[in-house]
Molecule: Guanidine-I riboswitch aptamer
RNA sequence: GCAUAACGCCUCUAGGGUUCCGGCUGCAGCGUCAGGCGUUGCAGCGGCUGGUCCGAGAGAGGCUCUCCCGCUCUUAUCGUCAGAGCGGAGCCACGGCGGGACAAAAGCCCGGGAGAC
Numbered sequence: 001g002c003a004u005a006a007c008g009c010c011u012c013u014a015g016g017g018u019u020c021c022g023g024c025u026g027c028a029g030c031g032u033c034a035g036g037c038g039u040u041g042c043a044g045c046g047g048c049u050g051g052u053c054c055g056a057g058a059g060a061g062g063c064u065c066u067c068c069c070g071c072u073c074u075u076a077u078c079g080u081c082a083g084a085g086c087g088g089a090g091c092c093a094c095g096g097c098g099g100g101a102c103a104a105a106a107g108c109c110c111g112g113g114a115g116a117c
Stems, first nucleotide, its partner, number of pairs: 006064001008063005015054002020051002022048001023045010065090002068088007092112001094115001098110003
C1' cells in the first nucleotide's frame, strides 16, 4: 500500500434480554359449607416455548444509488456528445478485552476499530 465502496435505507431472521402483556409459583381478600375452582391485589421466577421490545459489516429479501459493459431509443446523425429504457456488476470478510444506550441484554453502537492473516 491492498483495486469494486452509500460499506445507504426498509422489512425480516439467527441471536438477545425482561419495561409492558401473557404464563408459572407463593401469600392475602372475596364467591362457594369445605376441598377444588373462579376472581382481585401483592411478591417472586426469563435456569417461562410465547406477544410487545432490541437486533447483524462479515445472515436473508426488497428499494434506492453507483460504476462499467452490452443492447435499444431520442434531437438534423454513420459516428461523437448528452439523456432515457432494459439487461449485467457492486467482490471479499479471522477478530477480542473493555466501554456505552434503552427496562435490560445481545451477533446492537464504539467497530470492516485494536490486533491477527